Two RNAs folded together computationally: RNase P RNA and transfer RNA, 447 nucleotides in total. Rfam match: Bacterial RNase P class A. Its mean pLDDT, the model's own confidence on a scale to 100, is 77.
RNA sequence: GAAGCCUGCCAGACCGCCGCUGGUGCAAUUUCCGAAAGGAAGCACUGGAGGAACGUCCGGACUGCACAGGACAGCGUAGGAGGUAAUACCUCUCCACCGUGAGGUGAGGAUCAGAGCAACAGAGACGAGCCGAUUCAGUUCGGGUGAAACGGGCAAUCUCUACGCGCAGCAAUACCAAGUAGGCCAGCCCGGAGUCGGCGCGGUUCGCCGCGACUUCUCCAUCCUGUGGUCCGCAGGAAUGGCUGGCGGGUAGGUAGCACCGAGCCGUGGGGGCGACCCCUGGCCCAGAGUAAUGGCGGUCACGCCGGUCCGGCUUGUUUCGGCAAGCCGGGCCGGUGCACAGAAUCCGGCUUAUCGGCGGGCUUCACAC
RNA sequence: CUGCCCGUAGCUCAGUCGGAUAGAGCAUCAGCCUUCUAAGCUGAGGGUCGGGGGUUCGAUCCCCUCCGGGCAGACCA
Repeated sequence: GAAGCCUGCCAGACCGCCGCUGGUGCAAUUUCCGAAAGGAAGCACUGGAGGAACGUCCGGACUGCACAGGACAGCGUAGGAGGUAAUACCUCUCCACCGUGAGGUGAGGAUCAGAGCAACAGAGACGAGCCGAUUCAGUUCGGGUGAAACGGGCAAUCUCUACGCGCAGCAAUACCAAGUAGGCCAGCCCGGAGUCGGCGCGGUUCGCCGCGACUUCUCCAUCCUGUGGUCCGCAGGAAUGGCUGGCGGGUAGGUAGCACCGAGCCGUGGGGGCGACCCCUGGCCCAGAGUAAUGGCGGUCACGCCGGUCCGGCUUGUUUCGGCAAGCCGGGCCGGUGCACAGAAUCCGGCUUAUCGGCGGGCUUCACAC
Repeated sequence: CUGCCCGUAGCUCAGUCGGAUAGAGCAUCAGCCUUCUAAGCUGAGGGUCGGGGGUUCGAUCCCCUCCGGGCAGACCA
C1' cells in the first nucleotide's frame, strides 16, 4: 500500500417564533362537552420515538379460568459445562465441515429396541445372494453402475431416551353508565335412597301404624357448565328453571389495567469470573395516546451531493520558450439541494430483516522498503 | 393490537407420509375441416412450484427466514 475478518459507537448541533401531547404544583368550584358515567378548559415548571420502535420468530412478566392438579395425546429442545426471570438467546469449550489465514457455520443424543425409505443407472439396493476366476476348503480375488455395493446411510422419516410446555391472550381482565321485542325457534336435563315438617285418606287396643302427593336437608347416580384435544379429579348448577346452538334485538361510551422504584438506566467506581454475567457502591427517575402527540417556519454553524468560478500542484500534447489545451488531485468562494432505514400502542429479554453515510478498536493474508 | 391461514402455467385447480420428463380444464399459437368465421379434430409452446438458505444422494413436499395476499377476535341480553 492492497484485499479481508471480528467488534464498539453516532444517527446533525444551537437560537427565536408558533403549535401538539403527558406529568407535578398553584388558583378557581366557575364555565364548557356529554343523556349519564365521566372528561376538558387558566398559570408556572417540566418530559416527549428507535437501533431497529419493524417482523411477530422464540422466551418471560401480567390477567382470567381449581391462585393450575394427575394421566394420555400433541408440540418443542438436544455434544459438555455455565449465565439468566426464562428461552430455540448468550458465554466458554470439544468435535465435524468451509476458508491460505484472521475467522465462519453446525436441530452435533440414540440406527446393538423395533419399523420404514433409497428414483435413474446397475447382474444385484439392504434379505443376502449372483457371475467369473481360483483353492484341499465359500479359500482368496475381481465385478466399475451409483450418493451408497455388504459395512453401512437417512432419525429437520416413524420411533426410543432425557428435559421443557396446562389453556387463552390487554379486543386478557375488573368496574361504571346507557340501552333492548329483556324476544323467537330447535335440542338436552325433572332417576334412586334416607330424613325434617305439616296436610289428606284408611286402620286403630287412641299409644300410634300404613299409604299418597308436597316440602327441608343429605348421599349416590346421571346430565350441563367452568375447560379452548381426551379421560380423571376439583368447583358450581339442574324446573314456574338451567345449559347448548341458531335467528333477531341493543350499546359500541367512560374508568382502571397503563406508563410503573422496576429482571430500570448511567459511571474511565471497587471486587469475583477465561467469559456470558454476578455482588457491592455512587448518581438518576427517563415518552405514552386511545384513530392515536413527539411537529412547522426562519436564522447560524457542521457534513454529504450537484453546478459555476478562482488558485496551486502533477501528467500528456503542442510551441514562436512567453505560454496554450486536455485530464487528474487538493483548496477557497458563490448558488442549489439533503428523501438512510424507518415511527412507540400492555410491558420487558432475545433473534431476524432493512439501513445514506460517518467515527473508532483489535486482527489476518499478500506485495514492497528498511 | 392479538391469533390463524394461503401462495403451483395468463386464469381456475390437482399433485405433499421426498424419487427426477411437475399434470388437468379454459385460454394462446400452428395445422386440418369450411367459401369465410365459430364449433370440432390434431399438435405445439408456455412453470425461478412466491424469494433465499438449510437437512438429504435427491425438496413443490421436511425445517428456518423474508415477501405478498387473506380471515377471525368487543360487550349486553